[in-house]
SAM riboswitch aptamer (S box leader) from uncultured Nocardioides sp., 130 nucleotides, folded computationally. Taxonomically the source falls in Nocardioides (Bacteria, Actinomycetota, Actinomycetes, Nocardioidaceae).

């Protein structure tokens, strides 16, 4: 830099000792042990491998074939798994900002302002693919 996902899911133990929840503002976890390191789980299925399938003239390449075709790839789509490579494993990504709409309050119809309020889209971040 470009897709795709981001309300679901899943913790024990040893070392060792003050921070941690990306940053900011909240709120929140934490000497009943933060964070890190290992070690055994476990969750989930992105990617691989595995399994079908490709249509009415034809999904693209290669090989073999006189041809249908057959067989090997790629590439797509469904599936099945947990066997390889990540990934996760308090709170929606913990919640906001920034735009738009509804709601509510203000002396409040309109316009304005404000918000522990509901919805949608961004930003920014994460993971995984290329």
């Nucleotide at each position: 830099c470009u897709c795709a996902u981001c309300g679901a899911g899943a913790g024990g133990g040893a070392c060792u000792g003050a921070g941690g929840g990306a940053a900011c503002g909240g709120c929140c976890c934490a000497g009943c042990g933060a964070a890190g390191u290992c070690c055994c789980g476990g969750c989930a299925a992105c990617c691989g491998a595995c399994c079908a399938c490709g249509a009415g003239c034809c999904u693209c390449c290669g090989c073999u074939g006189c041809a249908a075709g057959a067989c090997g790839g790629a590439c797509g789509u469904g599936g099945a798994c947990g066997c390889g490579g990540u990934g996760c494993u308090a709170a929606u990504u913990c919640c906001g900002g920034c735009c738009c709409g509804g709601c509510g309050c203000g002396a409040g119809a309109g316009a304005c302002g404000c918000g522990a309020u509901c919805g949608g889209g961004g930003a920014a971040g994460a993971u995984g693919a290329g």